Predicted 3D model of a 102-nucleotide RNA (Guanidine-I riboswitch aptamer) from Anoxybacteroides tepidamans. It matches the Rfam family "Guanidine-I riboswitch aptamer". Rfam's curators write: This family represents a conserved RNA structure found upstream of the ykkC and yxkD genes in Bacillus subtilis and related genes in other bacteria. Its family is annotated with regulation of gene expression in the Gene Ontology. The organism belongs to Anoxybacteroides, within Bacteria. It was read from a public genome assembly, where an Rfam model found it.
[in-house]
RNA sequence: AUUAAAGUUUUCUAGGGUUCCGCGGAUGGUUGAUCCGGUCUGGUCCGAGAGAAAACGCACAGUUAAAAACUGUGUACACGGAAGGAUAAAAGCCUGGGAGGU
Numbered sequence: 001a002u003u004a005a006a007g008u009u010u011u012c013u014a015g016g017g018u019u020c021c022g023c024g025g026a027u028g029g030u031u032g033a034u035c036c037g038g039u040c041u042g043g044u045c046c047g048a049g050a051g052a053a054a055a056c057g058c059a060c061a062g063u064u065a066a067a068a069a070c071u072g073u074g075u076a077c078a079c080g081g082a083a084g085g086a087u088a089a090a091a092g093c094c095u096g097g098g099a100g101g102u
Stems, first nucleotide, its partner, number of pairs: 007056006015046002020043002022040001023037005057075007077097001079100001083095003
């Protein structure tokens, strides 16, 4: 200096906060309303490149006259800020496999 399907999506998890619900408190006075609290276990919600699973895709091989299709195998590795951004808000979210480091 430099190559890659070194792809996509979904469902989850670690984690994250507080819109809504619930919970706690206050006001208040009737089964409802307003305000405060995430220094409330939670449901909803957000959620991983370096967490998990699945599907699709991709590569190779086989079956087949060929194509299509099907089957099998593979799809590796991965230290990492500060700062900023979105949303109600925050974050292992996004900038970003970035800067930097080895």
Of the family's consensus pairs, 97% are formed in the model.